[in-house]
Context: one part of a larger RNA
């Protein structure tokens, strides 16, 4: 040198833990802003750098409830101070709330700088405090309303390409990403100009099926329906006209009026076609705003059962014996594993504002019956021509929806649809409107939960994380838990330059649990021995 034994050093790996993710349930809320948000700047304590709260009234003011001993945030300590005359601390509502930020008097390189008018400091300059001064819409005006942020989910407007077709162009991708505009706790759709077939249904959404069928498709990839069926949840309603009435304007007049148009008000609202209108009948039958009282729930809150001994141990909740309560054996915590030690826990009890519900009040709203002369019943519309888009549907035998152009009806004997198109037949009655519930989501708030992670995992982020740090920027984007039950965090002595480190002593169950602290694996490197060259 090597081997191999023993001991260490040095890593921080395993193993336990969790204070934090992550994924669901159920319930709640579903919004916040000019009465100045979201998100910040700067400030604010006895001492105060940073997190938390707060805002020149600044770790906090007032009032009311609760609550009943210690309190002065994370944070030790030392001063001080408050507090049974009830703090501190919870909970309801209030007051203060700098500057910037929609940012709103003008201006601006955000937290900054400069005005104008009123008022007030006795006058005047100058300065000061206080108020007020953006723009748009709406309204004669006082006044009112927008605006900006916000994680999803709605709805519209606009719209890509990698991809896939084993290349590629029609297709896919996908009407998806991404942009824009709009609304709400939900959004849209919505009460048949619907489906369907010779039998019938009967508004809109959503789920299961129908069915990967029917179709569509460089019949290539691929896309891909309805009718029916079974469920969930249920609700229907208003207006325009016709025709009265009443008012303003204009036209006319032989001044008595008539007419027309605009306003308001009654009427009316459908397919068995209704309604006006004429002509009978009448006050039925249901809803019901609001207001009153009661009054379940309702904030913080309160009560809230039962255990001891011996034993091992630092330590008992283990073991062992006897016992108990239980509408409470959820769960957390105590020096090792607890119904009965503590917080709770099953129940019960009270509770401001606020109120489901229920009497009571009753504002409004709501109906029929012949008759069919006559008038109403959505027009630049419906449909056509060309061009596009939607519909599972690529033009095709392409209805059927939407509309960029260009024309353009019909008026209840009417009008449109059942997938070219035409007949019969059936269905329906467009060109105004509004309409919970079943549906979809989760920034967030509460209760629970997991054959979810357990510090390289699990959010990026268990720890002062979107920070440290990189970047002109847009933007990247980390590492980093554990002493022990309790700080009992090592008083004294000693070596030493030493406030470094180290040894004695001390505490501690343990110090090989000494702050580089739990457990303590490999690499790595020493020290001793033994063997070997």
């Nucleotide at each position: 040198g090597g081997c191999g034994u023993a001991u260490g050093g040095g890593g921080a790996a395993u193993g336990c833990c969790u204070a934090g993710g992550c994924u669901c349930u159920c319930a709640g809320a579903g919004g916040c802003g000019a009465a100045g948000a979201a998100g910040g700047a700067c400030g604010u304590g006895a001492u105060a750098a940073g997190c938390u709260g707060c805002g020149a009234a600044a770790a906090g003011c007032u009032g009311c409830g609760g609550g009943g001993a210690c309190a002065g945030g994370c944070a030790c300590a030392u001063a001080c101070u408050g507090a049974u005359u009830g703090a501190u601390c919870c909970g309801c509502a209030g007051a203060u709330a700098u500057c910037c930020g929609a940012a709103u008097g003008g201006g601006g390189c955000a937290a900054c700088c400069c005005g104008g008018c009123a008022u007030a400091u006795u006058g005047a300059a100058g300065a000061u405090a206080u108020g007020u001064c953006a723009c748009a819409c709406c309204g004669u005006a006082a006044g009112g309303u927008g605006g900006g942020c916000g994680a999803a989910c709605c709805c519209g407007g606009a719209g890509a390409a990698c991809u896939g077709a084993a290349a590629c162009a029609u297709c896919u991708a996908a009407g998806u990403a991404c942009c824009c505009g709009g609304a709400g706790g939900a959004g849209a759709a919505g009460a048949a100009a619907a489906c369907a077939a010779a039998a019938g249904u009967g508004a809109u959404u959503c789920c299961g099926u129908u069915a990967g069928u029917a179709g569509u498709g460089g019949c290539g990839a691929g896309c891909g329906a309805a009718c029916g069926c079974g469920g969930a949840u249920u609700a229907g309603c208003c207006c325009a006209a016709a025709c009265c009435u009443g008012u303003a304007u204009u036209g006319u007049u032989a001044c008595g009026g008539c007419a027309a148009u605009g306003c308001a008000g009654g009427g009316g609202u459908u397919g068995u076609a209704g309604g006006a209108c004429u002509a009978c009948a009448a006050u039925a039958u249901a809803a019901g705003a609001u207001a009153u009282g009661u009054a379940a729930u309702g904030a913080a809150u309160u009560a809230g059962a039962a255990u001891c001994c011996u034993u091992u141990g630092g330590a008992a909740a283990g073991a062992g014996g006897a016992g108990c309560c239980a509408u409470a054996g959820a769960c957390a915590g105590u020096g090792a594993u607890a119904g009965c030690c503590u917080g709770g826990u099953a129940u019960a009890a009270g509770u401001a504002a606020a109120g489901c519900a229920c009497a009571u009040u009753g504002a409004u709203u709501u109906a029929g019956u012949a008759g069919u002369a006559u008038c109403c019943u959505g027009a630049g519309u419906a449909g056509u021509g060309c061009g596009g888009g939607g519909c599972a549907c690529g033009u095709g035998u392409a209805a059927c929806c939407c509309u960029g152009u260009a024309u353009g009806a019909a008026u209840c004997u009417g009008g449109c649809g059942g997938g070219a198109c035409c007949a019969u037949c059936c269905g329906u009655u467009a060109a105004g409107g509004c309409u919970a519930a079943a549906u979809a989501c989760u920034c967030c708030u509460g209760a629970g939960a997991g054959a979810c992670c357990g510090a390289u995992a699990g959010u990026g982020a268990a720890c002062c994380a979107g920070u440290a740090c990189c970047g002109u920027g847009a933007g990247g984007g980390a590492a980093a838990g554990g002493u022990g039950a309790a700080a009992a965090g090592a008083a004294c002595c000693c070596u030493g330059a030493a406030u470094a480190a180290g040894g004695g002593a001390g505490u501690g169950a343990a110090a090989a649990a000494g702050a580089u602290c739990c457990u303590g694996a490999a690499a790595c490197c020493a020290u001793a021995c033994g063997c070997u060259u």
Molecule: large-subunit ribosomal RNA, domain I
Organism: Aquimarina atlantica